[in-house]
RNA sequence: UAACCUCAUUCGCUGAAUUCAAAUUUUGAAUCGGGGGAACCAAUGUUUAGGGGUGAAUCCUCAUAAGAGGUAGGGUGACUCUAACCAUCCAAACCCGACAGCUAACCUCGUAAGCGUUGUUUGGAGAGAGC
Numbered sequence: 001u002a003a004c005c006u007c008a009u010u011c012g013c014u015g016a017a018u019u020c021a022a023a024u025u026u027u028g029a030a031u032c033g034g035g036g037g038a039a040c041c042a043a044u045g046u047u048u049a050g051g052g053g054u055g056a057a058u059c060c061u062c063a064u065a066a067g068a069g070g071u072a073g074g075g076u077g078a079c080u081c082u083a084a085c086c087a088u089c090c091a092a093a094c095c096c097g098a099c100a101g102c103u104a105a106c107c108u109c110g111u112a113a114g115c116g117u118u119g120u121u122u123g124g125a126g127a128g129a130g131c
Base pairs, nucleotide, nucleotide: 011116012115013114014113018030019029020028021027022026032110033109034108035107036106041101048098050099051096052095053094054093059070060069061068062067073090074089075088076087077086079126080125081124082123083122084121085119
């Protein structure tokens, strides 16, 4: 000097998932997010070929023992937002339980979990710092 690993703090990423107060057991409120639920409108169809919800996560092909390839779609590359180029990653999982279109009032639920990227790229708007 470079690479790798571990720990702590700061910072950051996916996501609605943060903050405050009290409590010492957990609870409450705010914030953000989801579901149910009239009229009007929509649907004139669906009803085991079940149906529906959260989520970006849907669909196709091959394989069959796992799984693999692609894809609708979604994210990351650090001042914030936005557009483009390039690179790279994900494209799951779970829930309701015969049942739900939209939907004011109203009712109700959640506020977890998991991680560590960096292109001194281009354009626009804004903010900040230094001289």
Predicted 3D model of a 131-nucleotide RNA (c-di-AMP riboswitch aptamer (ydaO/yuaA leader)) from Ureibacillus galli. Its Rfam family is "c-di-AMP riboswitch aptamer (ydaO/yuaA leader)". From the family's description: This family represents a conserved RNA structure found upstream of the ydaO and yuaA genes in Bacillus subtilis and related genes in other bacteria. Rfam links the family to the GO terms cyclic-di-AMP binding and regulation of gene expression. Taxonomically the source falls in Ureibacillus (Bacteria, Bacillati, Caryophanales, Caryophanaceae).